SAM riboswitch aptamer (S box leader) from a Chromatiales bacterium, 123 nucleotides, folded computationally. The coordinates come from a structure-prediction model, not an experiment, and the mean pLDDT is 82. The sequence was found by an Rfam model in a public genome assembly.
[in-house]
RNA sequence: UUCUCAUCGAGACCGGCUGAGGGAUAGGCCCUUGGAAGCCGGGGCAACCUGCAGGACUAACCCUCCUGAAAAGGUGCCAACUCCUCCGGAUCCUGGAUCAGAUUGGGAUUCGAAAGAUGAGAC
Numbered sequence: 001u002u003c004u005c006a007u008c009g010a011g012a013c014c015g016g017c018u019g020a021g022g023g024a025u026a027g028g029c030c031c032u033u034g035g036a037a038g039c040c041g042g043g044g045c046a047a048c049c050u051g052c053a054g055g056a057c058u059a060a061c062c063c064u065c066c067u068g069a070a071a072a073g074g075u076g077c078c079a080a081c082u083c084c085u086c087c088g089g090a091u092c093c094u095g096g097a098u099c100a101g102a103u104u105g106g107g108a109u110u111c112g113a114a115a116g117a118u119g120a121g122a123c
Stems, first nucleotide, its partner, number of pairs: 002122007013042005021031003026085003043078003048074003052068005082115001087112009
């Protein structure tokens, strides 16, 4: 780098250095000199993995699965739902045209996909 699996409406900020950008991409909308991003120090959140306890399975153990506590170790994270939308479906609302309808524009909710992020694993 690629692939697989799981999760993504919860939660959690101070100080120092520095000085103009940042929120992945596009559009939107935001944050930011009352200090962005980055680096350093400290603090915190969470519970993915390891480890711990109980249970299921088993003749028994291992493996595997489920549940729980904790926060020691490995990560991660600490504006806004992954900030929102993008592609497709369903339901509903609504504008214009029309005698009416088909059709079409806009919007809301929801489901799925895509993309992305994080963890674990594989090659």